Transfer RNA from a Promethearchaeati archaeon, 75 nucleotides, folded computationally.
Model confidence (mean pLDDT): 81 of 100.
RNAcentral holds the sequence, with entries from ENA.
RNA sequence: GGACGCGUAGCGCAGCAUGGAUAGCGCGGCUCCCUCCUAAGGAGUAGGUCGAGGGUUCAAAUCCCUUCGCGUCCG
Repeated sequence: GGACGCGUAGCGCAGCAUGGAUAGCGCGGCUCCCUCCUAAGGAGUAGGUCGAGGGUUCAAAUCCCUUCGCGUCCG
């Protein structure tokens, strides 16, 4: 230098092919219940510019372009 893959909540991930209804799951955080206390268990709750910028569209995590980071392979 070239090809490909990945980037979504504090952490791990799904959703992307075939655009559509308030963006979800687990763990973790916080509050409450339970308990003599802790753990376990139960109920609730907060947390996201979907790596960044632009474009297409009535509508973009999803499609297109550019770009950044990480990884694998090739030279």